Predicted 3D model of a 151-nucleotide RNA (FMN riboswitch aptamer (RFN element)) from Salisediminibacterium selenitireducens. The sequence is in RNAcentral, with records from Ribocentre. Of the family's consensus pairs, 100% are formed in the model. The organism belongs to Salisediminibacterium, within Bacteria. Rfam family: FMN riboswitch aptamer (RFN element). Rfam's curators write: The RFN element is a highly conserved domain that is found frequently in the 5'-untranslated regions of prokaryotic mRNAs that encode for flavin mononucleotide (FMN) biosynthesis and transport proteins.
RNA sequence: UUAUUUCUUCGGGGUCGGGUGAAAGUCCCAACCGGCGGUGAUGAAGCAGUCUUCUGUUUCUAAGUCCGUGACCCGUAUAUGUUUGUAGUAUACGGUGGAUUUGGUGUAAUUCCAAAGCCGACAGUUACAGUCUGGAUGGGAGAAGAAAGAA
Numbered sequence: 001u002u003a004u005u006u007c008u009u010c011g012g013g014g015u016c017g018g019g020u021g022a023a024a025g026u027c028c029c030a031a032c033c034g035g036c037g038g039u040g041a042u043g044a045a046g047c048a049g050u051c052u053u054c055u056g057u058u059u060c061u062a063a064g065u066c067c068g069u070g071a072c073c074c075g076u077a078u079a080u081g082u083u084u085g086u087a088g089u090a091u092a093c094g095g096u097g098g099a100u101u102u103g104g105u106g107u108a109a110u111u112c113c114a115a116a117g118c119c120g121a122c123a124g125u126u127a128c129a130g131u132c133u134g135g136a137u138g139g140g141a142g143a144a145g146a147a148a149g150a151a
Base pairs, nucleotide, nucleotide: 001151004148005147006146007145008144009143010142017029018028019027031131032130033120034119035069036068037067038066043060044059045058046057047056048055049054064118065117073095074094075093076092077091078090079089080088100116101115102114103113104112122134123133124132
């Protein structure tokens, strides 16, 4: 320094204003929001060389729409459960699962700059929900820290 193990903590945001109507944060106009890891030419700081400029390097930071991934939903196996079987629960694995173009700069950009788009689980509801209520004081990609520790 690292594989690995255990524990602790953390781990999602958003309808201003107006229209119709008996009723809408659900429709219409308009407003607002963007999990986690990676990539990355952004931005910032440090170090080294050169010492005007500049070059190299390290750290932090940078995509809702690129590559993966989580929540939701479905299934299989095993365990548990039960008088038997089911339901339920736990673990592992699998499946389903949304959305971007144009112009500019440049050696290089779906990431920078400009413009215009587009997308968003399930159940509930006096009327259709990314934003309200609920499962959820849950789960979770993962992040940080502590202890142990083969080599």